[in-house]
Background:
A computed fold for a 73-nucleotide RNA from Vanrija pseudolonga, annotated as transfer RNA. NCBI's taxonomy places the organism under Eukaryota, Basidiomycota, Tremellomycetes, Trichosporonaceae, Vanrija. Its Rfam family is "tRNA". By type it is a transfer RNA. About the family: Transfer RNA (tRNA) molecules are approximately 80 nucleotides in length. Rfam links the family to the GO term triplet codon-amino acid adaptor activity.
RNA sequence: GCCCCCAUGGCGCAGGUGGUUAACGCGAGGGUCUCAUAAUCCCUAGACCUGAGUUCGAGUCUCAGUGGGGGCA
Numbered sequence: 001g002c003c004c005c006c007a008u009g010g011c012g013c014a015g016g017u018g019g020u021u022a023a024c025g026c027g028a029g030g031g032u033c034u035c036a037u038a039a040u041c042c043c044u045a046g047a048c049c050u051g052a053g054u055u056c057g058a059g060u061c062u063c064a065g066u067g068g069g070g071g072c073a
Stems, first nucleotide, its partner, number of pairs: 001072007010026003019056001028044004049065005
């Protein structure tokens, strides 16, 4: 230098024929229970890497950029 893959709450991840409230687990906060702690159960908050484009509508498609990983030279 070229090619490929990835980027979604604090963490791990789903959502790949564009469509109404972005799911789940761990973690956090509150409650339940207990003499107390843990566990259980219930509730709550918290996320689409950045910018532009296409579209009635973008986490999803296109382009550019940034960061990470891999391959070739």
The RNAcentral record of the sequence draws on ENA.